[in-house]
Context: one part of a larger RNA
RNA sequence: GAUUGAACGCUGGCGGUAGGCUUAACACAUGCAAGUCGAGCGGUAACAGAGAAUAGCUUGCUAUUCUGCUGACGAGCGGCGGACGGGUGAGUAACGCGUAGGAAACUGCCUGGUAGUGGGGGAUAGCCCAGAGAAAUUUGGAUUAAUACCGCAUACGCCCUACGGGGGAAAAGGGGCUUCGGCUCUUGCUAUCAGAUGUGCCUGCGUAAGAUUAGCUAGUUGGUGAGGUAAUGGCUCACCAAGGCGACGAUCUUUAGCUGGUCUGAGAGGAUGAUCAGCCACACUGGAACUGAGACACGGUCCAGACUCCUACGGGAGGCAGCAGUGGGGAAUAUUGCACAAUGGACGAAAGUCUGAUGCAGCCAUACCGCGUGUGUGAAGAAGGCUUUCGGGUUGUAAAGCACUUUCAGUAGGGAGGAAGGCCAAGUAGUUAAUACCUGCUUGGAUUGACGUUACCUACAGAAGAAGCACCGGCUAACUCCGUGCCAGCAGCCGCGGUAAUACGGAGGGUGCAAGCGUUAAUC
Numbered sequence: 001g002a003u004u005g006a007a008c009g010c011u012g013g014c015g016g017u018a019g020g021c022u023u024a025a026c027a028c029a030u031g032c033a034a035g036u037c038g039a040g041c042g043g044u045a046a047c048a049g050a051g052a053a054u055a056g057c058u059u060g061c062u063a064u065u066c067u068g069c070u071g072a073c074g075a076g077c078g079g080c081g082g083a084c085g086g087g088u089g090a091g092u093a094a095c096g097c098g099u100a101g102g103a104a105a106c107u108g109c110c111u112g113g114u115a116g117u118g119g120g121g122g123a124u125a126g127c128c129c130a131g132a133g134a135a136a137u138u139u140g141g142a143u144u145a146a147u148a149c150c151g152c153a154u155a156c157g158c159c160c161u162a163c164g165g166g167g168g169a170a171a172a173g174g175g176g177c178u179u180c181g182g183c184u185c186u187u188g189c190u191a192u193c194a195g196a197u198g199u200g201c202c203u204g205c206g207u208a209a210g211a212u213u214a215g216c217u218a219g220u221u222g223g224u225g226a227g228g229u230a231a232u233g234g235c236u237c238a239c240c241a242a243g244g245c246g247a248c249g250a251u252c253u254u255u256a257g258c259u260g261g262u263c264u265g266a267g268a269g270g271a272u273g274a275u276c277a278g279c280c281a282c283a284c285u286g287g288a289a290c291u292g293a294g295a296c297a298c299g300g301u302c303c304a305g306a307c308u309c310c311u312a313c314g315g316g317a318g319g320c321a322g323c324a325g326u327g328g329g330g331a332a333u334a335u336u337g338c339a340c341a342a343u344g345g346a347c348g349a350a351a352g353u354c355u356g357a358u359g360c361a362g363c364c365a366u367a368c369c370g371c372g373u374g375u376g377u378g379a380a381g382a383a384g385g386c387u388u389u390c391g392g393g394u395u396g397u398a399a400a401g402c403a404c405u406u407u408c409a410g411u412a413g414g415g416a417g418g419a420a421g422g423c424c425a426a427g428u429a430g431u432u433a434a435u436a437c438c439u440g441c442u443u444g445g446a447u448u449g450a451c452g453u454u455a456c457c458u459a460c461a462g463a464a465g466a467a468g469c470a471c472c473g474g475c476u477a478a479c480u481c482c483g484u485g486c487c488a489g490c491a492g493c494c495g496c497g498g499u500a501a502u503a504c505g506g507a508g509g510g511u512g513c514a515a516g517c518g519u520u521a522a523u524c
Base pairs, nucleotide, nucleotide: 001524002523003522004521006520007519008518009517010516013371014370015369016368017367018366019364020363021329026327027326028325030324031323032322035080036079037078040077041076043073044072047071048070049069050067051066052065053064054063055062056061057060087282088281089280096207097206098205099204100203101202102201105199106198110195111194112193113192114191115190116189117188118152120150121149128141129140130139131138132137158167159166160165172187173186174185175184176183177182208254209253210252215245216244217243220242221241222240223239224238225237226236227235257279258278259277260276261272262271263270264269284305285304286303287302288301307318308317309316310315335361337360338359339358343357344355345354346353347352374404375403376402377401384395385394386393387392408465410460411459412458413457414456418451421447423445424444425443426442427441428440429439430438468513469512470511471510472509473494474493475492479508480507481506482505483504489496490495
């Protein structure tokens, strides 16, 4: 000099863009953060409509009851999603990461191709009945549905094979027409081949410090066989051999998430890994598997432990390193906000629902950038202050005065863009037996904004509302007076202060930066 996720002191007008627990991976009250589908299913607890019955009567209204008939829908079965998104950096010195390669794999949803989607069965939740328990929850009986479950048939391709053969699948829902035979459209389902995406695995090289850590290793190193896995492999096991690593630093100890990057520097290098992006690891602590395409699963399950809470003492419940917020720790780090309008995600045919992702707003000079706090004129060089050699000098064109301007802030009015879509109607093309349905395109219509009193524009009023901080001995730009008297104090280094201190404290003046300025800490 540059820089910072900074803090502290003094001060503080506005806007834009970013950033905001670096410490206790400490403990957490409360609310929200993952649901969705009735176009899979049996249904109907609530709401609304319709119909029916009964009662009151004012003869078309009110009340009650019934009917899943309709819109819808609590709980339940079922499907998909809860493996993404979001957080944190404890662990990890490792194929964890980075980079360059590799072969022995799997891959839901998506894309393309091929072939199918026939015929049956038995249950079970819910509902109902009867219990147990303080609760969490749970037991028995009866009954019922499915795109839930299980066989049978079929098998182009698929799997196994000793090449003779053997094995294996499916599910339906919705719209339109119907002479009730069916036809047609669409979304699904099954098998399989490819693709894409994602994931698992292996290897070369690179990846902190310590030798006051020199030897380490028994599934250890290799082989054969088997098991296991989606897959290679001591991954596991049996047997056999005795290997394997190491001063080119094994092992041990300490520290640490890695990278793109960031800071600095002319570069080489050094330091660092906040925000943003990629990868990894973790989810109260330790362990384990289940389900599933994918987890050994943050808001799933089981076991153990610590802690907290409820209890009728028999037994139960919980996990903010999600967003806010609380206590604690700390020099130190924000709102228990608004909205799904946009982007993205989950589900759904769609409308749509959910989304503390996200978009926004709030707080903070934390940083960077921009703007303002007026402009011109004005010598009687006013008053006052300070100083003086008492003549004056200086503050100082500074102020006042005069003439202007109105950015920003304020008040009032106008006002984009972020909106693409979706819905309704008409036309047209495809499909079809069909002018239905469905899909594409075109046109028209009514609409969808949290931010938001938006950005921006116009008008109004008035210089009106807006300057501080540090320093002035040398380094280092900037000097005098008073007070103090080795005291009080200053100080980055040299050093100042013991009676005229440009070095302490105050004042006037000056210098430097400026909505900041200094100090401290840290890096180059």
Model confidence (mean pLDDT): 88 of 100. Small-subunit ribosomal RNA, 5' domain from an uncultured prokaryote, 524 nucleotides, folded computationally. The full RNA is in RNAcentral, with records from ENA. It matches the Rfam family "Bacterial small subunit ribosomal RNA".